RNAcentral holds the sequence, with entries from Rfam. Transfer RNA from Podarcis muralis, 62 nucleotides, folded computationally. The organism belongs to Podarcis, within Eukaryota. It matches the Rfam family "tRNA". Rfam classes the family as a transfer RNA. The coordinates come from a structure-prediction model, not an experiment, and the mean pLDDT is 82.

[in-house]
């Protein structure tokens, strides 16, 4: 350092997002580019502490 398939955000604990890809409709004679929408996560794993943990603390795996 481990967060959506990939690349990375996530403030002081308050219920997770962008880009990019990916469907799917719009423009076009198709297409490609554009524009809109939607999908898509048990935050590496198991425990603790707390009304509440991705955010703290153990312990472990890569």
């Nucleotide at each position: 350092a481990c967060u959506a398939g990939c690349u990375c955000a996530g403030u002081c604990g308050g219920u997770a997002g962008a880009g990019c890809g990916u469907g799917a409709g719009a423009c076009u004679u198709u297409g490609a580019a554009u524009c809109u929408c939607a999908g898509g996560g048990u935050c590496g794993u198991g425990g603790g502490u707390u009304u509440g943990a991705a955010u703290c603390c153990c312990a472990c795996g890569u």